[in-house]
RNA sequence: CUAAGAGUAAAUAUUGUGCGUAAAGUGUCAUAAGAUGGGAUGUGGCUUAUGAACGAAAAGCCUGCAAAACGGCUUGCGGUACAAUAUUGCGUCCGCUGCG
Numbered sequence: 001c002u003a004a005g006a007g008u009a010a011a012u013a014u015u016g017u018g019c020g021u022a023a024a025g026u027g028u029c030a031u032a033a034g035a036u037g038g039g040a041u042g043u044g045g046c047u048u049a050u051g052a053a054c055g056a057a058a059a060g061c062c063u064g065c066a067a068a069a070c071g072g073c074u075u076g077c078g079g080u081a082c083a084a085u086a087u088u089g090c091g092u093c094c095g096c097u098g099c100g
Base pairs, nucleotide, nucleotide: 001100004097005096010088011087012086013085014084015083016082017081018080019078020077021076028052029051030050031049032048033047034046036044038094039093040092041091042090058075059074060073061072062071
């Protein structure tokens, strides 16, 4: 000098533990803010807050004289939360590893 490569935010799948099923959460839209490969910058994506519209799947058993409610258990359901594992995963400039 240089073929090439690694690494972010995060996404998906599986497993585990929870939450909700008395509807919070998730998703959509608007506004504002924030973080985002090791550094700078930034499209995009992500997160948070506020507001708006929309909007769902329960069933069985235990308990009980019985029914309902509360509570518990099991199986479901939710574009549900978190963690682990696997896979995927920065545009530009510099940096890092590195074949030659």

The RNA shown here (THF (Tetrahydrofolate) riboswitch aptamer) has 100 nucleotides. Rfam family: THF (Tetrahydrofolate) riboswitch aptamer. For this family Rfam cites "A eubacterial riboswitch class that senses the coenzyme tetrahydrofolate" (Ames et al., Chem Biol, 2010). Gene Ontology term of the family: tetrahydrofolate metabolic process.